[in-house]
Context: one part of a larger RNA
């Protein structure tokens, strides 16, 4: 030092797998613990008493030196060793939902663009206009054709994913989950520094593709200017392969696992029962309210921010600043660790 914290005050890692660390039940050892014994632990220092007429300064005793070494003794806990159990966790069968995840294929609107008909002066846009676009025949409409992108309704604080996320339909291949059923294995669990991986948008390299939409960019309003907010164009982009980038108000602003602790009421997916347009009752999930508790307060409340454990992230006053400087990492944009000086 060992406090007190993290939903909004500073502070929960984006999320995941997983090494090292930490951890269930009953029988044996005594390695860690306990307790005692001996040995050691310099002297000086410190106390206490002397001695120089006092003190400095010197002598004696004592205490302490919380450590170490070794021996006896205790075995409750920890660790070891052993061997046993089914409450945790997994497998096994049987059912079940689900926009989980990857490839292929295939649908229809609507929007563009082109060809062809009819048709004839206008038509877009707007607050109001104007840029645009139209007799080289547009908008409107009708019939074909061809791209590209995203799926109306269904759809629901509705389902699935670990978490970015995931939504036409139809196949292949695939991870999870839930409920029953108690046949099986028998601690096989938890959590997770480092380490791997996954990771919206946006941006990058290469080849592809481009309909709408639109950064930049243009031009036309607006205005005192207008380097906007509004229109009319329009590149990169958005889509696709493959490879980087690792970032977000990646939020629930709330780590993960456990077990405990009033209930009212919706809903989704099982599963028991019954008197079956429905009711009661269980197990998993999603909301809304709300008692005990809790919070500074707002609020939470069996999905906790209650009331306890085990592990892990991080915080320690504002600015300078997530910045410099060095690392490392990336093609670059930049990321990633991460100060100080000064000031208040």
């Nucleotide at each position: 030092c060992u406090g007190g914290g993290c939903g909004u005050a500073a502070a929960g890692g984006g999320c995941g797998c997983g090494u090292a660390g930490c951890g269930u039940c009953u029988a044996u050892c005594c390695a860690g613990u306990u307790g005692g014994g001996c040995g050691u632990g310099a002297a000086a220092g410190c106390c206490u008493g002397g001695g120089c007429u006092c003190a400095a300064c010197c002598c004696a005793g004592g205490a302490a030196u919380u450590g170490c070494g070794u021996c006896c003794a205790a075995u409750a806990c920890u660790a070891a060793u052993a061997g046993a159990c089914u409450a945790g966790a997994g497998a096994c069968c049987g059912a079940g939902a689900g926009a989980g995840g990857a490839u292929a294929g295939u649908g229809g609107a609507a929007u563009u663009u082109c060809c062809a008909g009819u048709g004839u002066a206008g038509a877009g846009g707007u607050g109001a206009a104007a840029u645009u676009c139209g007799u080289a025949g547009a908008u409107a409409u009708u019939g074909g054709a061809a791209a590209g992108a995203a799926c109306a309704c269904c759809a629901g604080u509705g389902g699935c994913g670990a978490a970015a996320g995931c939504g036409g339909c139809u196949a292949u291949c695939u991870g999870g989950c839930u409920c029953g059923g108690u046949u099986c294995u028998g601690a096989c669990g938890c959590u997770g520094a480092g380490g791997c991986g996954c990771g919206a948008a946006a941006g990058c390299g290469u080849g592809g593709g481009g309909a709408g939409c639109a950064a930049a960019c243009a031009g036309g309003a607006u205005u005192a200017g207008a380097u906007a907010c509004c229109c009319u164009g329009g590149u990169a982009g958005u889509c696709c392969a493959c490879g980087c980038c690792g970032u977000a108000a990646a939020c629930g602003a709330u780590g993960a696992c456990u077990g405990c602790u009033a209930g009212a009421u919706g809903u989704c997916g099982g599963g028991a029962g019954g008197u079956u347009a429905c009711c009661u009752u269980u197990c998993g999930g999603u909301g809304u309210c709300g008692u005990c508790g809790c919070u500074a307060a707002c609020g939470c409340a069996u999905u906790a921010a209650g009331c306890a454990g085990u592990c892990c992230g991080c915080c320690u006053g504002g600015g300078a600043a997530g910045u410099a400087c060095g690392g490392c990492c990336g093609c670059a944009a930049g990321g990633c660790u991460a100060a100080a000086a000064c000031u208040c």